Large-subunit ribosomal RNA, domain VI from a Candidatus Shapirobacteria bacterium, 271 nucleotides, folded computationally.
The coordinates come from a structure-prediction model, not an experiment, and the mean pLDDT is 82.
Context: one part of a larger RNA
RNA sequence: CGUUGGAAUUUUGAAGGGAUUCGUCUACAGUACGAGAGGACCUAGACGAGGGAACCUCUAGUGUGCCAGUUGUUCCGUCAGGAGCAUCGCUGGGUAGCUACGUUCUUAUAAGAUAACUGCUGAAAGCAUCUCAAGCAGGAAGCUGACCCUAAGAUUAGAAUUCCUAUUCCGGCGCAAGUCGGAAGAGAGAUCUCCGGGAGACUACCGGAUAAUACUUUACGUGUGGAAGGUCUGUGAGGGCUUAAGCUAAGUAAAGGAUAGAUCGAAGAAA
Numbered sequence: 001c002g003u004u005g006g007a008a009u010u011u012u013g014a015a016g017g018g019a020u021u022c023g024u025c026u027a028c029a030g031u032a033c034g035a036g037a038g039g040a041c042c043u044a045g046a047c048g049a050g051g052g053a054a055c056c057u058c059u060a061g062u063g064u065g066c067c068a069g070u071u072g073u074u075c076c077g078u079c080a081g082g083a084g085c086a087u088c089g090c091u092g093g094g095u096a097g098c099u100a101c102g103u104u105c106u107u108a109u110a111a112g113a114u115a116a117c118u119g120c121u122g123a124a125a126g127c128a129u130c131u132c133a134a135g136c137a138g139g140a141a142g143c144u145g146a147c148c149c150u151a152a153g154a155u156u157a158g159a160a161u162u163c164c165u166a167u168u169c170c171g172g173c174g175c176a177a178g179u180c181g182g183a184a185g186a187g188a189g190a191u192c193u194c195c196g197g198g199a200g201a202c203u204a205c206c207g208g209a210u211a212a213u214a215c216u217u218u219a220c221g222u223g224u225g226g227a228a229g230g231u232c233u234g235u236g237a238g239g240g241c242u243u244a245a246g247c248u249a250a251g252u253a254a255a256g257g258a259u260a261g262a263u264c265g266a267a268g269a270a271a
Base pairs, nucleotide, nucleotide: 001153005164006163007162008161009160010159011158015150016149017148018147021049022048023047024046025045026044027043033038050107051106052105053104054103055102059100060099061098062097066093067092068091069090070089071086072085073084074083075082076081111144112143117138118137119136120135167184168183169182170181171180172179173178189264190263191262192261193209194208195207196206197205215256216255217254218253219252220251223247224246229242230241231240232239233238
């Protein structure tokens, strides 16, 4: 821009894409078959490998905005206590999130038309013949469908539901009703902008902008592992008690709680 009033939501599915894999074991059955050795089809069930998707309860990894230990050095005047730098200085752990090595699910299965092939009936050709004879069947992981995803720019541009629509002024013509032209305003809704996100390269998407969105406070949870100060003890490095302490990100709940403004949007009832 189109889809022919403008919007919001929900959809149909032409078409396209993805996936559709393989194995072992058990029963049937040591049966059919076979002299024996050996050893099934079919059917039913179980468990896996590989592929795929989602997720983070568990396990594990990361976790440079959490906690602790510790070395060197500089600084906070000194001690104590801290801060900076040294690969996050190094080391031991670790919340959310992300992830797999983890968990769950799935890879199911009708049906149809067929290939090779197997047939029935059957002439041409008194026989025979599955038939580039008429007619009628069966038959594959392959094809169409079935399952999942995208999908009306499918220009054949589909469908359904709901929402919106208000006039006023000026001028020309006219006796008037009205009609023509111009201007302003205005709706559903949308955009910019702002605050954010389980969304994200950007864009887009989602939430909020008088609403419980960001954020704050409190409580809890989680992690770390016993803070500082004080006191007791030891010559001292240290240790005990106060004290399951102190601190604790992205988590949960409750309460509180911001945000200024701009623009677009009509052929005027479409039921």